Overview
The prediction has a mean pLDDT of 78. Purine riboswitch aptamer from a Bacillota bacterium, 101 nucleotides, folded computationally.

[in-house]
RNA sequence: AAACGUGAAAUUAUUGGGCCUCGUAUAAUGCUGGGAAUCUGGCUCGGCAGUUUCUACCAGGCGACCGAAAUCGCCUGCCUACGAGGACGCUUCGGAUGAUU
Repeated sequence: AAACGUGAAAUUAUUGGGCCUCGUAUAAUGCUGGGAAUCUGGCUCGGCAGUUUCUACCAGGCGACCGAAAUCGCCUGCCUACGAGGACGCUUCGGAUGAUU
């Protein structure tokens, strides 16, 4: 001195994340074991299934039904995963990658 590698800073390009909407999944659902309450009651713990699917699988209200064993119907309200689209920032904030210095 050159090359290579690493780190930091600056510039620039692309993109991600967060927010909203739509779509798909799943019906915030079904089956089941243990325990518990009893018309002022009807709950709780666990398992399995359900999804090209991680997670979740409850809450509130109204009504029906039930004489000892078991609940049922309806309404309203999410989160999560993936896909698509949208709003805002106006040179500013944050993640990633590339390029240049």
It was read from a public genome assembly, where an Rfam model found it. Rfam family: Purine riboswitch aptamer. Rfam's curators write: Riboswitches are metabolite binding domains within certain messenger RNAs that serve as precision sensors for their corresponding targets. Allosteric rearrangement of mRNA structure is mediated by ligand binding, and this results in modulation of gene expression. A class of riboswitches that selectively recognises guanine and becomes saturated at concentrations as low as 5 nM. In Bacillus subtilis, this mRNA motif is located on at least five separate transcriptional units that together encode 17 genes that are mostly involved in purine transport and purine nucleotide biosynthesis. Rfam 15.1 lists 4,097 matches to the family in 1,411 species.